[in-house]
The RNA shown here (transfer RNA) has 74 nucleotides and comes from a Candidatus Kerfeldbacteria bacterium. It matches the Rfam family "tRNA". Rfam classes the family as a transfer RNA. NCBI's taxonomy places the organism under Bacteria, Bacteria candidate phyla, Candidatus Kerfeldiibacteriota.
RNA sequence: GGGCAAUUAGCUCAGGUGGUCAGAGCGCAGCACUGAUAAUGCUGAGGUCGAUGGUUCGAGUCCAUCAUUGCCCA
Numbered sequence: 001g002g003g004c005a006a007u008u009a010g011c012u013c014a015g016g017u018g019g020u021c022a023g024a025g026c027g028c029a030g031c032a033c034u035g036a037u038a039a040u041g042c043u044g045a046g047g048u049c050g051a052u053g054g055u056u057c058g059a060g061u062c063c064a065u066c067a068u069u070g071c072c073c074a
Base pairs, nucleotide, nucleotide: 001073002072003071004070005069006068007067010026011025012024013023019057028044029043030042031041032040050066051065052064053063054062
C1' cells in the first nucleotide's frame, strides 16, 4: 500500500425483509428469605446503537467517508 471482518449497557453478545416501546446473560443497587452470609426469588438503575454526512414518511438495520481493533496479501 491492497483486501476482509468487527464496533449496540461496566463485561460478553442478540437484534428477521427498514416500521409503533432497543433487548438477554453476567455484573451493580434495593427488597424478600436467613440468627447472619451464600444461594435463590422479585424490582430497579444503567444506551446519543464508534463519529460525521446521505437516502427515506421512517435508519441499530441501507449508502459514503473517517476512526479504532483484529485477520489475510504484498